Predicted 3D model of a 264-nucleotide part of an RNA (large-subunit ribosomal RNA, domain VI) from symbiont of Argiope bruennichi. Rfam family: Bacterial large subunit ribosomal RNA. Clan: LSU clan. Model confidence (mean pLDDT): 88 of 100.

[in-house]
Context: one part of a larger RNA
RNA sequence: CGUAGGAAAAUUGAGAAAGUUUGUUCUUAGUACGAGAGGACCAGAAUGAACUCACCUCUAGUGCAUUAGUUGUCAUGCCAAUGGCACAGCUAAGUAGCUAUGUGAGGUUUGGAUAAGUGCUGAAAGCAUCUAAGCACGAAGCCAUUUUCAAGAUUAAUUUUCCCAUCCUUUAUGGAGUAAGAUCCCUUAUAAACUAUAAGGUUGAUAGGCUGGAAAUGUAAGCAUGGUGACAUGUUAAGUUGACCAGUACUAAUAGAUCGAGGA
Repeated sequence: CGUAGGAAAAUUGAGAAAGUUUGUUCUUAGUACGAGAGGACCAGAAUGAACUCACCUCUAGUGCAUUAGUUGUCAUGCCAAUGGCACAGCUAAGUAGCUAUGUGAGGUUUGGAUAAGUGCUGAAAGCAUCUAAGCACGAAGCCAUUUUCAAGAUUAAUUUUCCCAUCCUUUAUGGAGUAAGAUCCCUUAUAAACUAUAAGGUUGAUAGGCUGGAAAUGUAAGCAUGGUGACAUGUUAAGUUGACCAGUACUAAUAGAUCGAGGA
């Protein structure tokens, strides 16, 4: 831009893509078969491999604004306490998130038309013949069944709901202000390169802050006591804390602007 008014939702599915794998063991059954050695079809069950999709409860990894310990040096006047730099200085742990080595799920099934093949009836050719007419079976394969996308499917589909018939003029495939509705703008994340998508904008929990909790680290500082001292103990499961879960309008989403039908 189109889909002959303008919108908001919910659908249909022309078409396209993906998937389509397979082992072992057990039962049937040491049965049928076979002199024996050996050893099934059919049917049923269990458990794997590789692959695919999703997720983070568990296990494990990472976790560069979390916690603690610690070396050197510089700084905050000094002690103490802290901060900077040294590969995140190094080391021990680790929430959310992201992951696999972890967890869950998947290949089913049932039709249709067939291949090789097997047949029925049956002539040409008094017989015979699956074939010439006709009819029936038959595969991990093909078409559906399963999953995803999908009306620019210009053949532009369907359904539901909402909005209405204003004004101006140069009377046109015109312009203006509006309706339903939408956007700009702003706070953001379940989304993300931008855009888009999604949640919100005071009739508000959208983000931050604060409060509480979870979780992590592991007993802060100060003071007191003991020790010549390094230090230990007590106050103290303390203090601190990014992302997690709630509550709470304290802060910021203010104010406003724009677009958008009149139905050939």